[in-house]
Predicted 3D model of RNase P RNA and transfer RNA as a complex of 432 nucleotides.

RNA sequence: UUGGUCGAGCGCGAUGGUCGCGGUCCGCUAGUCGGGUCGAGGAAAGUCCGAGCUCCACAGGACAGGCUGCCAGGUAACACCUGGGCGUUGAGAAGCGACGGACAGGGCAACAGAAAACAAACCGCCCGAUUUCGUCGGGUAAGGGUGAAAUGGUGGGGUAAGAGCCCACCGCACGCACGGUAACGGGCGUGGCACGGCAACCCCCAGCCGGAGCAAGGCCAAAUAGGCGAUAAGGUCCGGUCCGGACCAUUUGAAUCGCGGGUAGGCCGCACGAGGCAACGGGCGAUCGUUGUCCCAGAUAGAUGACCAUCCGUUCACUUCGGUGAGCGAACAGAACUCGGCUUAUGGCUCGACCAGCCGU
RNA sequence: UGGCCCGUCGUCUAAGGGCAAGACACCGGUCUUUGGAACCGGCGAUGGUGGUUCGAAUCCACCCGGGCCAA
Numbered sequence: 001u002u003g004g005u006c007g008a009g010c011g012c013g014a015u016g017g018u019c020g021c022g023g024u025c026c027g028c029u030a031g032u033c034g035g036g037u038c039g040a041g042g043a044a045a046g047u048c049c050g051a052g053c054u055c056c057a058c059a060g061g062a063c064a065g066g067c068u069g070c071c072a073g074g075u076a077a078c079a080c081c082u083g084g085g086c087g088u089u090g091a092g093a094a095g096c097g098a099c100g101g102a103c104a105g106g107g108c109a110a111c112a113g114a115a116a117a118c119a120a121a122c123c124g125c126c127c128g129a130u131u132u133c134g135u136c137g138g139g140u141a142a143g144g145g146u147g148a149a150a151u152g153g154u155g156g157g158g159u160a161a162g163a164g165c166c167c168a169c170c171g172c173a174c175g176c177a178c179g180g181u182a183a184c185g186g187g188c189g190u191g192g193c194a195c196g197g198c199a200a201c202c203c204c205c206a207g208c209c210g211g212a213g214c215a216a217g218g219c220c221a222a223a224u225a226g227g228c229g230a231u232a233a234g235g236u237c238c239g240g241u242c243c244g245g246a247c248c249a250u251u252u253g254a255a256u257c258g259c260g261g262g263u264a265g266g267c268c269g270c271a272c273g274a275g276g277c278a279a280c281g282g283g284c285g286a287u288c289g290u291u292g293u294c295c296c297a298g299a300u301a302g303a304u305g306a307c308c309a310u311c312c313g314u315u316c317a318c319u320u321c322g323g324u325g326a327g328c329g330a331a332c333a334g335a336a337c338u339c340g341g342c343u344u345a346u347g348g349c350u351c352g353a354c355c356a357g358c359c360g361u
Numbered sequence: 362u363g364g365c366c367c368g369u370c371g372u373c374u375a376a377g378g379g380c381a382a383g384a385c386a387c388c389g390g391u392c393u394u395u396g397g398a399a400c401c402g403g404c405g406a407u408g409g410u411g412g413u414u415c416g417a418a419u420c421c422a423c424c425c426g427g428g429c430c431a432a
Base pairs, nucleotide, nucleotide: 001357002356003355004354005353006352007351008350009349010348013311014310015309016308017307018306019305021039022038023037024036025035026034027033028031041332045343046342048341049340050339051338052337053213054212055211056210060243061242062241063240065209066208067207068206069205070084071083072082073081074080085099086097087096088095089094100204101203105202106201107198108197122144123143124140125139126138127137128136129135130134152170153169154168155167156166157165171193172191173190174189175188176187178185179184217268218267219266220265227259228258229257230256231255234248235247236246237245275294276293277292278291279290280289281288282287312329313328314327315326316325317324318323362431363430364429365428366427367426368425371385372384373383374382379415387403388402389401390400391399408424409423410422411421412420
């Protein structure tokens, strides 16, 4: 300098003013007044995971069902994150990986092919017989052909031709000790090869999961006309099933539950939280601890907007190089119980680390 | 706001890992004086992007679109 790979941050520029909207606090002369203060996001989104919180038992047991799946750590928890291992892609920085088990069992593999998992041989090669150019019997799995996939690979020896039949190296399996918390790694020895693929097919193994959701749930107000059904071999909690448990009668009733009808207002939940920021300390890191500091939207058909001035940044034009004028300050997108993640959408700007090529020293 | 379900020719349905099938509609032809009916032929689809697999409408993930329920 060119190209590239990762990571972090910002994201309608700043300040002031006027008008308007929502929350909250204060004041008095009590007005629909005056003043102060706060007012969207990194994704508020998708609702895909994990939790808090609330109700149902203080959430119990079994089955069914679902989810996860290399190792270690982080965390309230996770399918998330960090570090590591292995595999794979790339020249590299780096990227990607649902990455347990296929001798527990069942299942699948269309078409092609001789043969698709337990056995087998189409062409070929070799031997023999018959006989002459075909046929039969046997051996072989090197070579050809089919396929997504064909029974370890390469080289040599060996043989009628061949073959782990034998040997060397590589691969694989088993064993031993070593390093590592572990996944795993490299080393030594033994074995001639056990037999392939699919578990995002059933399944097995290990771990986790009770259900519903703030329209949860509680209180007040209003409404409660009057109707239907079930009630002990029952109903409800209770959910997919069973067990177990709790509550509900003692007789006809608004006692309980379900259906249907009516009401459609207010308050709480609900804004201090696994919270933000800074410093120091532990840790490679995710993250944790201590101290200090800050309070940071809360509507209910849903507020968060518009304009002006100055400055800043940037683009273009002119320039007497001092400046002047004009434009722009954007993309995706709008909180509704709250957090931690993931995923998806997103114009642009800033910073850091690293890799490769070329040039110079 | 929360919960749930579904996407295959223009329309309605099949295919449940192995060549996407059928009916109606549409287009062309035969028949008819013409039209209809009938017969023959044709056009036409897995919502999108990735992944698993030899192979995906089918299994998995993420988006897109549509629908239903709930004080």
It holds a member of the Rfam family "Bacterial RNase P class A". Rfam classes the family as a ribozyme.